[in-house]
RNA sequence: AAAGUAGGCCGGACAACCACGGGAGAAAUCCUGAGGAAAGUCCGAGCUCCACAGAGCAGGGUACUGGGUAACACCCAGGGGAGGCAACUCCCGGAAAGUGCCACAGAAAAGAUACCGCCAGAAAAGGUAAGGGUGAAAAGGUGAGGUAAGAGCUCACCGGACGUCGAGCGAUCGGCGUGCCUGGCAAACCCUACCCGGAGCAAGGCCAAAUAGGAAGGGAUGAAGUGGCUCGCUGACCUUCGGGUUGGCCGCUAGAGGGGGUUAGGUAACUAACCCCCGAGAUAGAUGGUUGUCGUUCCUGCGGGAAUACAGAACUCGGCUUAUAGGCCUACUUUCUCC
Numbered sequence: 001a002a003a004g005u006a007g008g009c010c011g012g013a014c015a016a017c018c019a020c021g022g023g024a025g026a027a028a029u030c031c032u033g034a035g036g037a038a039a040g041u042c043c044g045a046g047c048u049c050c051a052c053a054g055a056g057c058a059g060g061g062u063a064c065u066g067g068g069u070a071a072c073a074c075c076c077a078g079g080g081g082a083g084g085c086a087a088c089u090c091c092c093g094g095a096a097a098g099u100g101c102c103a104c105a106g107a108a109a110a111g112a113u114a115c116c117g118c119c120a121g122a123a124a125a126g127g128u129a130a131g132g133g134u135g136a137a138a139a140g141g142u143g144a145g146g147u148a149a150g151a152g153c154u155c156a157c158c159g160g161a162c163g164u165c166g167a168g169c170g171a172u173c174g175g176c177g178u179g180c181c182u183g184g185c186a187a188a189c190c191c192u193a194c195c196c197g198g199a200g201c202a203a204g205g206c207c208a209a210a211u212a213g214g215a216a217g218g219g220a221u222g223a224a225g226u227g228g229c230u231c232g233c234u235g236a237c238c239u240u241c242g243g244g245u246u247g248g249c250c251g252c253u254a255g256a257g258g259g260g261g262u263u264a265g266g267u268a269a270c271u272a273a274c275c276c277c278c279g280a281g282a283u284a285g286a287u288g289g290u291u292g293u294c295g296u297u298c299c300u301g302c303g304g305g306a307a308u309a310c311a312g313a314a315c316u317c318g319g320c321u322u323a324u325a326g327g328c329c330u331a332c333u334u335u336c337u338c339c
Stems, first nucleotide, its partner, number of pairs: 001335010012294007020033005035310001039321002042319005047200004054231004059196005064078005079092005093191002098189002100185003115132002117128003140158006159180001161178007204250004214241005224234002257278009295308005
């Protein structure tokens, strides 16, 4: 320098004028007001109500091992496999419990079989699975011996299975021995282990207003909660029709909170203690608009012109995923050149 790999950060600035939400104040006025994803609502929780949630069945979820966490499908570390020259990335229970499936092609799609071929033979019958051919996938791979030709038939290495010894908390790895016993699919049913009650801030509570104290039907022989079903628990209302009201307050934003730092433990994720700083809360929904100067990017006839990403709170957190103009930083890998 080129090509890459992993991680992180910024993502417009200032001024003037005009507006809007929230808070304080008697008023003047002052303070404050979107994000890294506020998004998708995909996981996990807090919180609220119903037995602070119970039993069984059904159903759903997770899935190498060990840790972290309030919890998780997240994060960290490790193991195995696959890809890459490498940095690094991706994948992960069980196919020897059972059932099922594997189109087309092919001899054969799983305890099998022979189309061409090879051997042998006059031929038929036979032996064989090296080689060819089919397929997404073909019955251990390579080499040597061996043989009529061949074949784990025998041997060496590799792979895999079983046994055993050792290392490790464990996944697993290594040594030795005996063998080659035998395809794939579990996002097919299924099996194993663990987890899961339902509804959600329109949760839920209070005040005010309204009125028909109406009609019909069901209900302690059980309404409804409980919307998968049954039981259990609570125990008096429920459904439809026709009407009325449809305002306000709480929940509501200071919490497993965010940022910075020090110390201690830990490989790390993370945890503990202490110090400093920050702090939206609307309810038809504020957080904006115009102008000027600058920044950035693109175009240019060098005078200038154009554009300025993705997007946008709605009970609150922890994650994941997706979108994102332009720019910056750190570490590492490979190759080339120069000193």
The RNA shown here (Bacterial RNase P class A) has 339 nucleotides and comes from a Candidatus Atribacteria bacterium. Model confidence (mean pLDDT): 79 of 100. Its Rfam family is "Bacterial RNase P class A". Rfam's curators write: Ribonuclease P (RNase P) is a ubiquitous endoribonuclease, found in archaea, bacteria and eukarya as well as chloroplasts and mitochondria. The family's RNA type in Rfam is ribozyme. Its family is annotated with ribonuclease P activity, dimeric ribonuclease P complex and tRNA processing in the Gene Ontology.